[in-house]
Context: one part of a larger RNA
RNA sequence: UGGCGGGCACUCGCACAAGCAGAGGAGCGCGUGGUUUAAUUCGACGGCAAUCGAAGAACCUUACCAGGGUUUGAAAUGUAUCUGCAUGCCUUAUGAAAAUUUGGCAGCCUUCGAGGGUGAUACACAGGUGCUGCAUGGCCGUCGUCAGCUCGUGUCGUGAGAUGUAGGGUUAAGUCCCGAAACGAGCGCAACCCCUAUUCUAUGUUACAAGUGUCUUAGAAAACCGCUUCGGUAAAACGAGGAGGAAGGUGGGGAUGACGUCUGGUCCGCAUAGCCCUUAUGUCCUGGGCUACACACGCGCUACAAUGGCUAAUAUAAUGGGAAGCCAAACCGUAAGGUGGAGCUGAUCCUCAAAAUUAGUCUCAGUUCGGAUUGAGGUCUGCAACUCGACCUCAUGAAGGUGGAUUUGCUAGUAAUCGUGAAUCAGCCAUGUCACGGUGAAUACGUUCUCGAGUGUUGCACA
Numbered sequence: 001u002g003g004c005g006g007g008c009a010c011u012c013g014c015a016c017a018a019g020c021a022g023a024g025g026a027g028c029g030c031g032u033g034g035u036u037u038a039a040u041u042c043g044a045c046g047g048c049a050a051u052c053g054a055a056g057a058a059c060c061u062u063a064c065c066a067g068g069g070u071u072u073g074a075a076a077u078g079u080a081u082c083u084g085c086a087u088g089c090c091u092u093a094u095g096a097a098a099a100u101u102u103g104g105c106a107g108c109c110u111u112c113g114a115g116g117g118u119g120a121u122a123c124a125c126a127g128g129u130g131c132u133g134c135a136u137g138g139c140c141g142u143c144g145u146c147a148g149c150u151c152g153u154g155u156c157g158u159g160a161g162a163u164g165u166a167g168g169g170u171u172a173a174g175u176c177c178c179g180a181a182a183c184g185a186g187c188g189c190a191a192c193c194c195c196u197a198u199u200c201u202a203u204g205u206u207a208c209a210a211g212u213g214u215c216u217u218a219g220a221a222a223a224c225c226g227c228u229u230c231g232g233u234a235a236a237a238c239g240a241g242g243a244g245g246a247a248g249g250u251g252g253g254g255a256u257g258a259c260g261u262c263u264g265g266u267c268c269g270c271a272u273a274g275c276c277c278u279u280a281u282g283u284c285c286u287g288g289g290c291u292a293c294a295c296a297c298g299c300g301c302u303a304c305a306a307u308g309g310c311u312a313a314u315a316u317a318a319u320g321g322g323a324a325g326c327c328a329a330a331c332c333g334u335a336a337g338g339u340g341g342a343g344c345u346g347a348u349c350c351u352c353a354a355a356a357u358u359a360g361u362c363u364c365a366g367u368u369c370g371g372a373u374u375g376a377g378g379u380c381u382g383c384a385a386c387u388c389g390a391c392c393u394c395a396u397g398a399a400g401g402u403g404g405a406u407u408u409g410c411u412a413g414u415a416a417u418c419g420u421g422a423a424u425c426a427g428c429c430a431u432g433u434c435a436c437g438g439u440g441a442a443u444a445c446g447u448u449c450u451c452g453a454g455u456g457u458u459g460c461a462c463a
Stems, first nucleotide, its partner, number of pairs: 001463002003460003007457007015447002019410005026302008034293002042053002064288007073125001077124006085117001087106004093100002108116002127277002130275003136271002138266003141262001143260001148187006154163003167178003193254004198221005204215001208211001224248001227242005304403001308362006320351003325344002330339003369400001374395007416439007
């Protein structure tokens, strides 16, 4: 100087407390461990691994396994030689395919130098999701949006270093004020950027019956402790209320992540050093596997019902997406869906709610709760749904009566609850992720305690 303490003081945070809704028990989905397997590809393991890489494993993907091929190679560059001319289409045989093979048709350009292009052979080389993230770049997580981390000159100290940045107040903040051997400065904080709440001006296509303009698209104004009362002090910074205001003390969100820490993660995104393989650890194909199942853990979905289930009627969003696409009306089918073809390269057309409300019924039961499981019949995508897809109909109707110790999220348009859209995508195991709107609470006395963090100080068998 740091680090640490079951030391001290002060301070903060959904950290506790006060509340609301859950998890832990059940069934199922997904991920992980373990076990199994020819293979169940690999990575990630307290927080900071486990709906994570993966915003889509039937083939492909695919890296794994079995078998069948191939060796200048699936794709690249160069050199030499060679003969043929590119090359495309059809076709015979073998085969699971890859591939090998038979026959036919069409058939290159040129400055005529064999030049370009192309094929074969040979050689340089290619290739590797092989290893090391403890050789690395880049990117990312984390402490943490915590308020910290430093520098120049000066001063102090033999020196390591200190001071500045320990003090008194104050703040969300090393924020600001006062003071002081310090005076200044940088990276962070804040502001500048985006969205949103109010008003005004302009705008008017394709939105709306209209127009003093709902809405669209641009631009501007507005909030600054500015005004006021009280507190605070030498004066301030600042704090508590009030007025006005659409909004009040950072108005609400987002983007933005200092010096560094974890020898954190990634050589399977990419790049890259070294090492290793080179008739194989490269490469092509068929099939299988990544989907196994005594079990353990994590994250979710659906429930256990009457604030509910079912039936009928009826109202109201926003963000988005759409040409190998979105798909209307009408018709067929109980339905999934099919036929159909209008419109739309989109403020025009299509895709567009559910909870809520009204009426009826069920009357506390393993039920008209719950929907797992299983049987049968279908629909769709796709070469192909056996391993291994989603959906529909009929039948079946399991566990489950609110869950031990323990534990998670959340302070307001939040939690809870209700549906909607998108990426990936032929289809989908999405109950995931990321967005969007509808309805819309309770509680916070307080900081003793738990966890984490900041500042000062103290002790130390630590560096």
Small-subunit ribosomal RNA, 3' major domain from a Candidatus Dojkabacteria bacterium, 463 nucleotides, folded computationally. The sequence was found in a public genome assembly. The source organism's lineage runs through Bacteria, Bacteria candidate phyla and Candidatus Dojkabacteria. The coordinates come from a structure-prediction model, not an experiment, and the mean pLDDT is 82.